[in-house]
Molecule: transfer RNA
Organism: Candidatus Colwellbacteria bacterium
RNA sequence: GCCGAAGUAGCUUAGUGGCAGAGCGGCUGUUUCGUAAACAGCAGGUCGCGAGUUCGAUUCUCGCCUUCGGCU
Numbered sequence: 001g002c003c004g005a006a007g008u009a010g011c012u013u014a015g016u017g018g019c020a021g022a023g024c025g026g027c028u029g030u031u032u033c034g035u036a037a038a039c040a041g042c043a044g045g046u047c048g049c050g051a052g053u054u055c056g057a058u059u060c061u062c063g064c065c066u067u068c069g070g071c072u
Stems, first nucleotide, its partner, number of pairs: 001071007010024004018055001026042005048064005
């Protein structure tokens, strides 16, 4: 330099055009002498950045950035 894959909550990730979800973690409460576990509830997301297409984009297209892999 060329090709491919990935980027969504603190972590691991689902979501192939129509309200952004789950598990773990965090916080509060109940329970306990106390902790853990269990149960109930709550918070936490500019969906990597910018532009385009569309009535509507996490999703499709283009550019850029980062990470990983391959070729040279």